SAM riboswitch aptamer (S box leader) from a Chloroflexota bacterium, 125 nucleotides, folded computationally. It was read from a public genome assembly, where an Rfam model found it. The model forms 94% of the base pairs in the Rfam consensus. It matches the Rfam family "SAM riboswitch aptamer (S box leader)". About the family: The SAM riboswitch is found upstream of a number of genes which code for proteins involved in methionine or cysteine biosynthesis in Gram-positive bacteria. Its family is annotated with regulation of gene expression in the Gene Ontology.
């Protein structure tokens, strides 16, 4: 690095190293020598898969198998530990401003709702 499918307003950091950049991209804004990243170690968060448990249907004498709900539990596989995926950016919706003689668009603020994008997991290829 692809396809498909789910979830992203909740959680949960210190210590060693290291020495300047991080927050996927652009623009905003943050965070950062009161020490970034990245990598080590030790803590935690979290139920996405596995596994254990309990009930249900299917088969059976009955069991195992298989399918499905459910609550637990960090034992096993991943993830994670500033800021909603930090905010916008693309559609639409009403609301206000600005513009006008009036009204409508446009364009600006904010809001709400959807897409994209990114991240993660499970599955494929």
């Nucleotide at each position: 690095g692809g396809u498909u499918c789910a979830u992203c307003g909740a959680g949960a950091g210190c210590g060693g190293u290291g020495g300047a950049g991080g927050g996927c991209u652009c623009g905003g804004c943050c965070c950062u020598g009161g020490g970034a990243a990245g990598c080590c170690g030790c803590g935690g968060c979290a139920a996405c898969c596995g596994g254990a448990c309990a009930c249900c249907c299917u088969u059976u004498c009955g069991c195992c198998g298989g399918g499905g709900u459910g609550g637990a539990c960090a034992c096993g596989g991943u993830g994670c530990c500033a800021a909603c995926u930090c905010c916008g950016a693309c559609c639409c919706g009403g609301c206000g401003c600005c513009c006008u003689g009036c009204g409508a668009g446009c364009g600006c603020g904010g809001c709400g709702g959807g897409a994209a994008u990114g991240a993660u997991g499970a599955a494929c290829g």